[in-house]
RNA sequence: CUCGAAAAAGGCAAACCAUCCGAAAGGGUGGGACGCAAAGCCACUGGCCUAAGUCCUCAGCGAGGAUACGGUAGCAGGGUUGCCGGGC
Repeated sequence: CUCGAAAAAGGCAAACCAUCCGAAAGGGUGGGACGCAAAGCCACUGGCCUAAGUCCUCAGCGAGGAUACGGUAGCAGGGUUGCCGGGC
C1' cells in the first nucleotide's frame, strides 16, 4: 500500500420503548439488538428527508406549491484515523 473477517481480542448499535431538545426531518440520554470489517470521524460531490423563515397561488386567518442557511456519515462516492490476519 492492498485484500479479507476464518480465528483472537474487542467495538458499534437498527426497529421499538422511556425521557429530553427541535417547527419538522431528526438528534441527546437510558434500555434494547436488525445488522455492521470502519455502522470511527468529516456535510466536499450527488441523492434522499423536513420546511421554521421566505416567495407564489387560492381564499379569509386557513390550505396548497416552491425553496435549506436544517438534517441524513446505518444512501452512494470522497477525505481522514484505526485492531487482527494474508499478500506485495
The RNA shown here (c-di-GMP-I-GGC riboswitch aptamer) has 88 nucleotides and comes from Syntrophaceae bacterium UBA6252. It was read from a public genome assembly, where an Rfam model found it.